[in-house]
This is a predicted structure of a 90-nucleotide RNA (c-di-GMP-I riboswitch aptamer) from Lederbergia citrea. Of the family's consensus pairs, 95% are formed in the model. The RNAcentral record of the sequence draws on Rfam. Its mean pLDDT, the model's own confidence on a scale to 100, is 83. Its Rfam family is "c-di-GMP-I riboswitch aptamer". Rfam describes the family as follows. GEMM was predicted in a large-scale screen for bacterial structured RNA regulatory elements.
RNA sequence: UAUAGAAAAAGGCAAGUCUGAUCGAAAGGCAGAUACGCAAAGCCACAGGCCUACGGUAUGCAUUUUUACUAUGGCAGCUGGGUUACCUAA
Numbered sequence: 001u002a003u004a005g006a007a008a009a010a011g012g013c014a015a016g017u018c019u020g021a022u023c024g025a026a027a028g029g030c031a032g033a034u035a036c037g038c039a040a041a042g043c044c045a046c047a048g049g050c051c052u053a054c055g056g057u058a059u060g061c062a063u064u065u066u067u068a069c070u071a072u073g074g075c076a077g078c079u080g081g082g083u084u085a086c087c088u089a090a
Base pairs, nucleotide, nucleotide: 003089004088005087012038013037016034017033018032019031020030022029023028036077042083043082044081046080047079048078049075050074051073055070056069057068058067
C1' cells in the first nucleotide's frame, strides 16, 4: 500500500419498545433506559428506491372544505456509488 473477516481482544454503534416541561405541519430527528442486530449499523442524499406534503399548483364544493400532483423536508440499519477509519489474519 492493497486484500480478507475464521477465531480472539480492546473499544464502538443501536432496530424495536418504553420514557419526555424536546425540535418539526408531517415524515422524521434529539435526549435517557433497554438490546434485535452490525466489521464500517462512521460520514456524504450523487444514482435508484422508500416515507411525508406545511406551502404551492390543479380540481370539486360553496364557506371554510374534497381529491390529486409536487421536495424545497426526510430515511445512510434498502441497494449501488463516493470518502475516512480500529483490531486481527495471510